[in-house]
Molecule: c-di-GMP-I riboswitch aptamer
Organism: Paenibacillus sp.
RNA sequence: UUUUUUAAAAGGCAAAGCUAUCGAAAGAUAGUGACGCAAAGCCACGGGUCUAAAGCGACUGCUAUGACCGCCGGGCUACCGGU
Numbered sequence: 001u002u003u004u005u006u007a008a009a010a011g012g013c014a015a016a017g018c019u020a021u022c023g024a025a026a027g028a029u030a031g032u033g034a035c036g037c038a039a040a041g042c043c044a045c046g047g048g049u050c051u052a053a054a055g056c057g058a059c060u061g062c063u064a065u066g067a068c069c070g071c072c073g074g075g076c077u078a079c080c081g082g083u
Base pairs, nucleotide, nucleotide: 003082004081012037013036017032018031019030020029021028022027035070041076042075043074045073046072047071048068049067050066055062056061
C1' cells in the first nucleotide's frame, strides 16, 4: 500500500418505544433506551420507497421542488489483527 474479517484487543454507532421541539405530512433534532450493525462513517449520484403543503384535475385522485444513506447499488474515508 492492497486485500480481507476465523478468533481476539481497544472501542464505536444506536432500532422500536417514551419525552420535548420543528414540520402540512413523511420525517428530522435533542434526551432516554438498545433491536441490531465490520462501515449502521459521510455523500441524494442511480434505482427504489414514503409523504402531498402548493399546483393540477377528467374529483375520494395525480404530482416533489419535501423525506429515507439502518432499502439496494455507487463514490469518498476509516480502527485492530492476519495475508